[in-house]
Large-subunit ribosomal RNA, domain IV from a Candidatus Peregrinibacteria bacterium, 325 nucleotides, folded computationally. It was read from a public genome assembly. The coordinates come from a structure-prediction model, not an experiment, and the mean pLDDT is 88. Rfam family: Bacterial large subunit ribosomal RNA.
Context: one part of a larger RNA
RNA sequence: CUCGCGUUAAGGAACUCGGCAAAAUAGCGUCCGUAACUUCGGGAUAAGGACUGACGGUGGCCGCAAGGCCAUCGCCCGCAGCAAAAGAGAUCAGGCGACUGUUUACCAAAAACACAGGUCCCUGCUAAGUCGCAAGACGAUGUAUAGGGGCUGAUGCCUGCCCAGUGUCAGAAGGUUACGUGAGGGGGUUUACGCCUCUGAUCUAAGCCCUGAUGAACGGCGGCCGUAACUAUAACGGUCCUAAGGUAGCGAAAUUCCUUGUCGGGUAAGUUCCGACCCGCACGAAUGGUACAACGGUCUGAUCACUGUCUCAACGCGAGACUCG
Numbered sequence: 001c002u003c004g005c006g007u008u009a010a011g012g013a014a015c016u017c018g019g020c021a022a023a024a025u026a027g028c029g030u031c032c033g034u035a036a037c038u039u040c041g042g043g044a045u046a047a048g049g050a051c052u053g054a055c056g057g058u059g060g061c062c063g064c065a066a067g068g069c070c071a072u073c074g075c076c077c078g079c080a081g082c083a084a085a086a087g088a089g090a091u092c093a094g095g096c097g098a099c100u101g102u103u104u105a106c107c108a109a110a111a112a113c114a115c116a117g118g119u120c121c122c123u124g125c126u127a128a129g130u131c132g133c134a135a136g137a138c139g140a141u142g143u144a145u146a147g148g149g150g151c152u153g154a155u156g157c158c159u160g161c162c163c164a165g166u167g168u169c170a171g172a173a174g175g176u177u178a179c180g181u182g183a184g185g186g187g188g189u190u191u192a193c194g195c196c197u198c199u200g201a202u203c204u205a206a207g208c209c210c211u212g213a214u215g216a217a218c219g220g221c222g223g224c225c226g227u228a229a230c231u232a233u234a235a236c237g238g239u240c241c242u243a244a245g246g247u248a249g250c251g252a253a254a255u256u257c258c259u260u261g262u263c264g265g266g267u268a269a270g271u272u273c274c275g276a277c278c279c280g281c282a283c284g285a286a287u288g289g290u291a292c293a294a295c296g297g298u299c300u301g302a303u304c305a306c307u308g309u310c311u312c313a314a315c316g317c318g319a320g321a322c323u324c325g
Base pairs, nucleotide, nucleotide: 001320002319003318004317005316006315007314008313010311011310014309019306027052029051030050031049032048037042039154053076055074056073057072058071059070060069061068062067077081082087089304090303091302092301093300094299095298096296097295101113102112117152118151119150120149121148122147123146129138130137131136155291156290157289158288160221161220162219165218166217167214168213169212170211171210174209175208176207180203184199185198186197187196188195189194222240223239224238225237226236249283250280261277262276263275264274265273
């Protein structure tokens, strides 16, 4: 010096990206006492206190008994009585995901996946769908309260406008359209009947065109100019374009470039955090919007407790490295 431990004056996060690590807390023991919020179940062991041993009485309860438990009084010892070991640190606020669960065997456990619930589409049974060349099998010894597929993701409140494009579904008309059909015509050959060959009217399917419907289908959801008796702003008006011009709610956000936006809170001091504002570069409604109790080895900020994380290092124990042999 490296690794693993132990102790430490005063201070107590000043360390650091960050309390990482360590310390601290500790009993399915008794008693007291427990807030906001809430889906009324929870939150909750919330938080925060007091007590706790041995011996000897008294009373009560349970038990067949052995014994156990509770209450109360007296007394004894110690620094210390859940005497050892083991065994929660707590609180506040926010983001995300409702939750328990699942996952990158060997760098990611999460906000990712799943989930109950919601909704749409398909499927009438020899079902749809899937595997297989087939036979056949699964679906299912099920039958639309069933089965398959897509999206969303508990719950509460909701889920706006656009069918022009793309998709899907529907449509006894019309247009176009293949094979096929073969009216008619031309050529060759033949005495003739015919035969060969070229052309080809008409009729003729799905599809496409066409007509409509459809967004919890793929998706999309504007610009410029003016206007109020201070100024500023614009409820209001004009105009262009569009299929329609973003509704409710939320908003510097896991989304905000400018940006450390501005104001407020917390700090002596805060690019983070919380509450607002709205000028949303470039939120927005099942590619769901918003709110939310409970939950989380989640992420972010703050506080108390606690500490060798630090000021600033010291000593001790053990294992190595190292030196000598």